About this RNA: Model confidence (mean pLDDT): 88 of 100. A computed fold for a 347-nucleotide part of an RNA from a metagenome, annotated as small-subunit ribosomal RNA, central domain.
Context: one part of a larger RNA
RNA sequence: CUGGGCGUAAAGGGAGCGCAGGCGGUUUAUUUAGUUAGGCGUGAAAUCCCUAGGCUUAACCUAGGAACUGCGCUUAAUACUGAUAAACUAGAAAACAGGAGAGGGUAGUGGAAUUCCCAGUGUAGAGGUGAAAUUCGUAGAUAUUGGGAAGAACACCAGUGGCGAAAGCGGCUACCUAGCCUGAUUUUGACGCUGAGGCUCGAAAGCGUGGGGAGCAAACAGGAUUAGAUACCCUGGUAGUCCACGCCGUAAACGAUGACUGCUAGAUGUUGGAAGGUUACCUUUCAGUGUCGCCGCUAACGCAUUAAGCAGUCCGCCUGGGAAGUACGGUCGCAAGAUUAAAACUC
Numbered sequence: 001c002u003g004g005g006c007g008u009a010a011a012g013g014g015a016g017c018g019c020a021g022g023c024g025g026u027u028u029a030u031u032u033a034g035u036u037a038g039g040c041g042u043g044a045a046a047u048c049c050c051u052a053g054g055c056u057u058a059a060c061c062u063a064g065g066a067a068c069u070g071c072g073c074u075u076a077a078u079a080c081u082g083a084u085a086a087a088c089u090a091g092a093a094a095a096c097a098g099g100a101g102a103g104g105g106u107a108g109u110g111g112a113a114u115u116c117c118c119a120g121u122g123u124a125g126a127g128g129u130g131a132a133a134u135u136c137g138u139a140g141a142u143a144u145u146g147g148g149a150a151g152a153a154c155a156c157c158a159g160u161g162g163c164g165a166a167a168g169c170g171g172c173u174a175c176c177u178a179g180c181c182u183g184a185u186u187u188u189g190a191c192g193c194u195g196a197g198g199c200u201c202g203a204a205a206g207c208g209u210g211g212g213g214a215g216c217a218a219a220c221a222g223g224a225u226u227a228g229a230u231a232c233c234c235u236g237g238u239a240g241u242c243c244a245c246g247c248c249g250u251a252a253a254c255g256a257u258g259a260c261u262g263c264u265a266g267a268u269g270u271u272g273g274a275a276g277g278u279u280a281c282c283u284u285u286c287a288g289u290g291u292c293g294c295c296g297c298u299a300a301c302g303c304a305u306u307a308a309g310c311a312g313u314c315c316g317c318c319u320g321g322g323a324a325g326u327a328c329g330g331u332c333g334c335a336a337g338a339u340u341a342a343a344a345c346u347c
Base pairs, nucleotide, nucleotide: 003319004318005317006316007301008300012315014201015200016199017198021194022193023192025088026087027086028085029084030083031082033081034080035077036076037075038074039073040072041071042070049065050064051063052062053061054060091191092188093187094186095185096183097182098181099180103177104176105175106174107173108172109171110154114150115149116148117147118146119145120144121143125136126135162169163168206247207246208245209244210243211242215241216240220236221235222234223233258314259313260312261311262310263309266292267291268290269289270288271287272286273285274284275283276282277281296303297302320347321346322345329340330339331338332337
C1' cells in the first nucleotide's frame, strides 16, 4: 500500500457552519473529453519468460521468439460518466394558515428557606455523633414572636415529558431573537449531500481585571476514630461557587454507536399536530420519544423502521502490549497546560 475493520476487543473527530475537493434526480438534442474496439508508429540493448545451441555438467555465454500490460497518431461506436443547450418536478427551498416548547439574550419582579442584625417573651442548656469531643451559651444561647438586610437557588407542577447542533436549558412578566412540526395549494426549478484545511460554539475546574459573598466548601485548623489516620465522621473555615468583560478548549464532551439518502414483519406506551367517526372515547395519518419483538446481523452480549439489517455518497479514525498520548520540534496559551506526535529498549 492493499485488505479487513471502528456499541463493549485497537478505532467515530465534543458539536456545528462552510471554501476547495469528492459524489449527485428526470427527459431530449449536440459534442466525443473520459470509456470501448480496430489499425499504424514507438516502447534501445541487456535483464525476466520460452525454445535451441556452446564450454565434460552447472553457473555462465550465444542465437531466435515472446513479452515490455505504456505512450502518440488515426478510424469507428455512443450505452454509461463528463461538457454545452433546452425542458421537467418526485430532492431542496420559498410564500400562506395554524401549533407546541426549561431554545437563546436583556430588563424587571415574587414567595418559601438560610444566615446575619435590632427588639420582645423566656431560662439553662444548645449543637453534634455509633458514642463523644472540639464549638456556641448566664456578657442570656437554643426555642419562639415582630421588624430589617443580604446573596444564591427556584419546592409542588415534573413526566424513559419538552426544547436545543452539541455543551446544555426549569419561579413569574415584558421586549428582542433562532429553529422545529402540521395542513393545503401556489411559486423557484437540482438551487442538493458530504466536507481536508478554516471559522464559530463548547460542562466543570482553572487563569486575568473589577465587583459580590447568604449557604456550601478544595486548601487549612481543631475534635474524634485508629496500631497509625496527612482519610471516612464532627466543629470551624479561605480560594472557589455568583455577576461583568477577557482567556482556557478539555471530560466516561457517552447512545462509549459520524453525517445524509433509499429500502426492509409486527405489538404496545407516550409528546405535538392533522383528518374522520357511532365523540368521557375510537380509527387513520405525519413528526418526535420509549419498551418489547420477527427477518437479518453479531465472537457473544445484544441491535432490530430512532439498526449494530440491506445498499449508496462523503468525512474522521484503527493496525500487538508496554515505553506513551510521553520526549524532541512546531503551533496556541498570562500561566496551568492544550494540540500535533515518535524512537531506542522491552515482552
The full RNA is in RNAcentral, with records from SILVA.